[in-house]
Context: one part of a larger RNA
RNA sequence: CUCGGGUGAAGGAACUAGGCAACAUGGCACCGUAACUUCGGGAGAAGGUGCACCCUUUUUGGUGGCUCGUGCGAGCUAUAGCUGAAGAGGGUCGCAGUAACCAGGCCGCUGCGACUGUUUAUCAAAAACACAGCACUCUGCAAACACGAAAGUGGACGUAUAGGGUGUGACGCCUGCCCGGUGCUGGAAGAUUAAAUGAUGGGGUGCAAGCUCUUGACUGAAGUCCCAGUAAACGGCGGCCGUAACAAUAACGGUCCUAAGGUAGCGAAAUUCCUUGUCGGGUAAGUUCCGACCUGCACGAAUGGCGUAACGAUGGCCACACUGUCUCCUCCAGAGACUCA
Numbered sequence: 001c002u003c004g005g006g007u008g009a010a011g012g013a014a015c016u017a018g019g020c021a022a023c024a025u026g027g028c029a030c031c032g033u034a035a036c037u038u039c040g041g042g043a044g045a046a047g048g049u050g051c052a053c054c055c056u057u058u059u060u061g062g063u064g065g066c067u068c069g070u071g072c073g074a075g076c077u078a079u080a081g082c083u084g085a086a087g088a089g090g091g092u093c094g095c096a097g098u099a100a101c102c103a104g105g106c107c108g109c110u111g112c113g114a115c116u117g118u119u120u121a122u123c124a125a126a127a128a129c130a131c132a133g134c135a136c137u138c139u140g141c142a143a144a145c146a147c148g149a150a151a152g153u154g155g156a157c158g159u160a161u162a163g164g165g166u167g168u169g170a171c172g173c174c175u176g177c178c179c180g181g182u183g184c185u186g187g188a189a190g191a192u193u194a195a196a197u198g199a200u201g202g203g204g205u206g207c208a209a210g211c212u213c214u215u216g217a218c219u220g221a222a223g224u225c226c227c228a229g230u231a232a233a234c235g236g237c238g239g240c241c242g243u244a245a246c247a248a249u250a251a252c253g254g255u256c257c258u259a260a261g262g263u264a265g266c267g268a269a270a271u272u273c274c275u276u277g278u279c280g281g282g283u284a285a286g287u288u289c290c291g292a293c294c295u296g297c298a299c300g301a302a303u304g305g306c307g308u309a310a311c312g313a314u315g316g317c318c319a320c321a322c323u324g325u326c327u328c329c330u331c332c333a334g335a336g337a338c339u340c341a
Stems, first nucleotide, its partner, number of pairs: 001336003005332002008329001010327002014325001019322001027051005036041001038170001052092012064077005093097001105320001108317004112312002117129002133168007145154003171307004176237003181234002183230005190225003196219001201214005238256005265299001266296001277293005
């Protein structure tokens, strides 16, 4: 020096990306326990007190003895013995009594995801996936759908309270406007249109009948065009100018464009470029954090919006306790390393 342990003055996170690691907490009984809440929780919240041994003693549980009767039971009896529990009084020892081992650190604010679960076997356990719930859509049974040239099979020995697909993701309050484009569904008047049908005309050849090449009138399905519906279908949800008796701002007006111009709620956010925005809080000092403001580069309503108790080996911030993480290192006992054999 490396590895695994142990000790430490004063300070106590000053370490560091970050309390990583370590310390600390820890059992049982009793007291006591906040906000919030879906009234279940939160909660072992938090925070306290007691705990050994000896003597005496109280109450009490289990296990007895005798008599009578007998499916059960009744009565009498002992300060008996063994064994357990909970107390009371007195005493004893140590620094220390759950004396060793074993055995939660905790509080507050906030993001995300409701939750228990699942996942990258071997660098990612998460905010990702799933989930119960919600919604749309398809499917009438020889179902839809899937596998398979097919036979057939699954779906299902099920039958719309069923089965398939898609999205969202407990719960609470909600889910605005746009059908112009794309998709889907419905409609059938017209337009277009394939094979097919082959009216008519023309060419070759032949005496001719004919054979053959070509022209292509009319009829002609779905689809497309067309007409509607449909956004918890894919998706979309404006600009400029002016205006109030200080100034500022603009409820208001004008104008252009659009299918319609973003409603509620939220907002420097897992989204904010400028930006360490501005104000407030916390610190002596805070690019993080919390609360506001709204000027949203570029939030926004099942590609769900906003809240939310509980939960989380989840992210950020703060405090208490605690400590060799640190100021700043020290020593102790081991296993290696090193030397010799």
Record summary:
Predicted 3D model of a 341-nucleotide part of an RNA (large-subunit ribosomal RNA, domain IV) from Austrofundulus limnaeus. RNAcentral holds the full RNA, with entries from SILVA.